[in-house]
């Protein structure tokens, strides 16, 4: 560019309920409902496999399923860093050895408005992690080649 299909818009620790729990009406069958993961943090490009990080809460459901998925490992391949080159190796993907320091957070919870008959939901107000990350003693590949 052209064709077809999708149709609010959005959202990737997201979404959703066919079970369980709960709730209102109901003599009951049923009928309407409401719960169903809290944040931090995460993408080189294809491709295969996987129940795919990292705390915080709660002790009864954050239980049990679906589907998705930025994780991990493996193969290719693009670029990079261990070194001035290359070739292997190992590693990383704005990062790339690393003992050891140091920072960050939101529900829960409890106050109070709201909204609903009710389970509930929403809003606002304090505190609190871990890994990622930040500093860092120290450590720092084989060959072969330049260069002093």
């Nucleotide at each position: 560019a052209c064709a077809a299909a999708u149709g609010a818009a959005a959202a990737a620790g997201c979404g959703c309920c066919a079970g369980g729990a709960c709730u209102g009406c109901g003599a009951a069958a049923g009928c309407a409902g409401u719960u169903g993961a809290c944040g931090a943090g995460g993408a080189c490009c294809a491709g295969a496999u996987u129940u795919u990080u990292c705390g915080a809460a709660a002790g009864a459901u954050u239980c049990g399923g679906c589907g998705g998925g930025u994780g991990a490992u493996c193969u290719g391949g693009a670029g990079g860093c261990u070194u001035g080159a290359u070739a292997c190796a190992g590693u990383c993907u704005g990062a790339a050895c690393g003992a050891u320091g140091g920072a960050c957070a939101a529900a829960a919870c409890c106050a109070u408005a709201u909204u609903g008959u009710g389970a509930a939901a929403u809003a606002u107000g304090a505190a609190c992690a871990a890994a990622u990350c930040c500093a860092a003693a120290g450590a720092a590949g084989u060959a072969u080649c330049c260069u002093c």
A computed fold for a 148-nucleotide RNA from Firmicutes bacterium M10-2, annotated as glmS glucosamine-6-phosphate activated ribozyme aptamer. It matches the Rfam family "glmS glucosamine-6-phosphate activated ribozyme aptamer". Rfam's curators write: This entry contains a glucosamine-6-phosphate activated ribozyme that is found in the mRNA for GlmS. GlmS is an enzyme that uses fructose-6-phosphate and glutamine to generate glucosamine-6-phosphate. Rfam classes the family as a riboswitch. The sequence is in RNAcentral, with records from Rfam and Ribocentre. RNAcentral records the identical sequence in 2 taxa. Lineage of the source: Bacteria > Bacillati > Bacillota. The coordinates come from a structure-prediction model, not an experiment, and the mean pLDDT is 79.